A computed fold for a 73-nucleotide RNA from Parcubacteria group bacterium RIFCSPLOWO2_01_FULL_48_18, annotated as transfer RNA. The sequence is in RNAcentral, with records from ENA. Model confidence (mean pLDDT): 82 of 100. Its Rfam family is "tRNA". By type it is a transfer RNA. Lineage of the source: Bacteria > Bacteria candidate phyla.
RNA sequence: GCUCCCAUCGUCUAGUGGCCUAGGACACGUGGUUCUCAUCCACGAAACACCGGUUCGAUUCCGGUUGGGAGCA
Numbered sequence: 001g002c003u004c005c006c007a008u009c010g011u012c013u014a015g016u017g018g019c020c021u022a023g024g025a026c027a028c029g030u031g032g033u034u035c036u037c038a039u040c041c042a043c044g045a046a047a048c049a050c051c052g053g054u055u056c057g058a059u060u061c062c063g064g065u066u067g068g069g070a071g072c073a
């Protein structure tokens, strides 16, 4: 340099046009339980990398940018 893949709560991930006001696990916070801690139970906060386009409607499709990864040279 060329080709291809990926980007969603703090972390790992589900969701591939409308039922999403984006779900789950771990972690975190609050409360309960306990003499205390842990465990367990309940509740809570927390995310679609960025910019355009298509569409009645985009996390999802298309283009570009940025970042990461793989292969070839």
Stems, first nucleotide, its partner, number of pairs: 001072007010026004018056001028044005049065005